c-di-GMP-I riboswitch aptamer from a Chromatiales bacterium, 88 nucleotides, folded computationally.
Its mean pLDDT, the model's own confidence on a scale to 100, is 92.
The sequence was found by an Rfam model in a public genome assembly.
Taxonomically the source falls in Chromatiales (Bacteria, Pseudomonadati, Pseudomonadota, Gammaproteobacteria).

[in-house]
RNA sequence: AAAGGAGAAGGGCAAACCCGUCGAAAGACGGGGGCGCAAAGUCACCGGCCUAACGAGCCUCGCGCUCCAGGGUAGCGGGACCGCCCGA
Numbered sequence: 001a002a003a004g005g006a007g008a009a010g011g012g013c014a015a016a017c018c019c020g021u022c023g024a025a026a027g028a029c030g031g032g033g034g035c036g037c038a039a040a041g042u043c044a045c046c047g048g049c050c051u052a053a054c055g056a057g058c059c060u061c062g063c064g065c066u067c068c069a070g071g072g073u074a075g076c077g078g079g080a081c082c083g084c085c086c087g088a
Stems, first nucleotide, its partner, number of pairs: 004086002012037002017032006035075001041081003045078003048073003055067004059062001
C1' cells in the first nucleotide's frame, strides 16, 4: 500500500408500519419506528423495475382504454467518484 471483513473499538445509516407535508401517480421529505446494511455514502451513465401527469392515438365518449419518461428507484444489478476502523 492492497486484497479482504474473522475478531475488536468508536460509532453511522434506517425496511415494513404509523403521523404530517409535497406529488397525477410511482415516490420523496420531516417525526416516530427498526427489517436489515461495511459503503444502506454520492451520481440515473448502462441494463432492469415502478408510475403515466403532459403529449399522442382509439371509440363504447367514460371517473374509459392503449402508447410514451423528460418522473422515480443508488435498500435491483453493473459502472464512476469519495470515505471510517481492523487488516487476522